[in-house]
Context: one part of a larger RNA
Molecule: large-subunit ribosomal RNA, domain I
Organism: Bacteroidota bacterium
RNA sequence: GGCAAACGGGGGAUGCCUUGGCGGUGGAUGGCGAUGAAGGACGUGUCAGGCUGCGAAAAGCCUCGGGGAGCUGCCAAAGAGCGUUGAUCCGGGGAUUUCCGAAUGGGGAAACCUGUCCAUGGUAAUGCAUGGACGCCCGAGAGGGAGCGAACCCAGGGAAGUGAAACAUCUCAGUACCUGGAGGAAGAGAAAGAAAAAUCGAUUCCGUAAGUAGCGGCGAGCGAAAGCGGAAGAGCCUAAACCGCAUCAGCAAUGAUGCGGGGUAGUGGGGCCGCGAUGUGGUACUUAGAAUCUUAGCAGAACAGUCUGGAAAGUCUGGCCAUAGAGGGUGAAAGCCCCGUAAGCGAAAAGAGGAUAAGGCCUAGCGGUACCCCGAGUACCACGGAGUAAGAGGAAUUCUGUGGGAAUCUGGGAGAACCAUCUCCUAAGGCUAAAUACAAGCCACCGACCGAUAGCGCACAAGUACCGUGAGGGAAAGGUGAAAAGAACCCCUGUUAGGGGAGUGAAAUAGAAUCUGAAACCGUUUGCCU
Numbered sequence: 001g002g003c004a005a006a007c008g009g010g011g012g013a014u015g016c017c018u019u020g021g022c023g024g025u026g027g028a029u030g031g032c033g034a035u036g037a038a039g040g041a042c043g044u045g046u047c048a049g050g051c052u053g054c055g056a057a058a059a060g061c062c063u064c065g066g067g068g069a070g071c072u073g074c075c076a077a078a079g080a081g082c083g084u085u086g087a088u089c090c091g092g093g094g095a096u097u098u099c100c101g102a103a104u105g106g107g108g109a110a111a112c113c114u115g116u117c118c119a120u121g122g123u124a125a126u127g128c129a130u131g132g133a134c135g136c137c138c139g140a141g142a143g144g145g146a147g148c149g150a151a152c153c154c155a156g157g158g159a160a161g162u163g164a165a166a167c168a169u170c171u172c173a174g175u176a177c178c179u180g181g182a183g184g185a186a187g188a189g190a191a192a193g194a195a196a197a198a199u200c201g202a203u204u205c206c207g208u209a210a211g212u213a214g215c216g217g218c219g220a221g222c223g224a225a226a227g228c229g230g231a232a233g234a235g236c237c238u239a240a241a242c243c244g245c246a247u248c249a250g251c252a253a254u255g256a257u258g259c260g261g262g263g264u265a266g267u268g269g270g271g272c273c274g275c276g277a278u279g280u281g282g283u284a285c286u287u288a289g290a291a292u293c294u295u296a297g298c299a300g301a302a303c304a305g306u307c308u309g310g311a312a313a314g315u316c317u318g319g320c321c322a323u324a325g326a327g328g329g330u331g332a333a334a335g336c337c338c339c340g341u342a343a344g345c346g347a348a349a350a351g352a353g354g355a356u357a358a359g360g361c362c363u364a365g366c367g368g369u370a371c372c373c374c375g376a377g378u379a380c381c382a383c384g385g386a387g388u389a390a391g392a393g394g395a396a397u398u399c400u401g402u403g404g405g406a407a408u409c410u411g412g413g414a415g416a417a418c419c420a421u422c423u424c425c426u427a428a429g430g431c432u433a434a435a436u437a438c439a440a441g442c443c444a445c446c447g448a449c450c451g452a453u454a455g456c457g458c459a460c461a462a463g464u465a466c467c468g469u470g471a472g473g474g475a476a477a478g479g480u481g482a483a484a485a486g487a488a489c490c491c492c493u494g495u496u497a498g499g500g501g502a503g504u505g506a507a508a509u510a511g512a513a514u515c516u517g518a519a520a521c522c523g524u525u526u527g528c529c530u
Base pairs, nucleotide, nucleotide: 001529002528003527004526005525006524007523008522009521015515016479017478020450021449022447023446024445025444026443027442029439030438031148032147039100040099041098042055043054044053046078049075050074051073061094062093063092064091065090066089070082071081072080105114106113107112115134116133117132118131119130120129121128136145137144138143152183153181154180155179156178157177163170167217193200194199204231205230206229207228208227214222215221235431236430237429238375242261243260244259245258246257247256248255249254266409268374269373270372271371272368273367274366275365281362282361283360285359286358287357288356292352293351294350295349297345298344303318304317305316307314319336320335321325327339328338329337380404381403382402383401384400385399386398411426412425413424414423415422466473467472486514489501490500491499492498
């Protein structure tokens, strides 16, 4: 020096565990904000560094309800206290709530500087202290707006990588992204519809029709609708004609504007004239508001012995409950030990809810007339675009920039150029629940999801430490034991280290660098070989 074995050191794999994640299902709920939000800064405790809570009334104050013996949040003890005259704790309501932040008296390099006026206090007087007012936009005023928030929704803008095996039309895609706006949903919505010789009867969503009809450098690709089957179901109000009133203009006739009445559809309706009904029903409006639910809770069955063991829930023996044998904990594996679980019960207060009641509003027809009205820079046309599954095509329908520009029921639009016949419908005003979409936060539950190099970046002081001028980037780090019983006391020593005894414990090779403790790597001892 090599090989082998044993025993150590080192290291932190592996196994086991889970406080945390990941994904989903169902439900409730769907906003907060000038009464100052979201988010922060700084404070606040007996000592106070971090987290949590709170705000100079500062781990809290008042009140109402619950609850019933312990408590003064966590790391984390100690001290000093509180509590059956009901604390701590849980829930409803209220008070307080510094400074910054939309930030709003002015300024500003956020958490700072500073002004004017009013009131009160104070001073000999000023300085000063406390409270309040003073921003902008809209509005006559009352009052409203702003800013934040996960996705969903509507609108205004709107790419490229890519695909076409290159690339320009095309595609990706009206996607990503930007902006504006709203709601618990949004948008759409009561036919100028869809159809086809028969009809249907607002919208929305799902299935199908259908990868069909079509579109397409007819390439790549894009891609309907009717109908049918379901979910849900709800219909209304105006403009005008006509009548009345008011104001204004006009000498007047009359006109304009405003308000009230009237009136609203396609078997055309309404006005107008005549006759006639007053009762029944409806309601999405206003006010009140029951059940029920939410925000604390209450109550809740049934087991003993034996053996092993440090410990029984395990073994054996004999029982019991069960509308409860979901789950978790307890010194190993518990229906009957604890928390719970099934079935059941419960609110002073606040919120949701909306049965019901009252009010408001709506609820009339028949005949006649052919005099009046029936939404205009509109329909429509031309040109240029956009949107429809559809790329200009034979291209309807929808929207529109420019130019032109009707008719009023003997009117007008549509039925895929256009024309005729026929059929359907009534544009150019408005409102409308449900079925549908989403899930930040809340509740319950589930998983052939992960188990600490996994699972969220974060199971731990995590968006922390740290890096970057900044936008931004972004970790590592879990486990003693059933219980701290966390090693009194003694000894070595280079003296807050490390170790040896003693003691605790089932175990200390469980000793805090703590479960298990692999490998690399480093040793000690022994044997063999050289």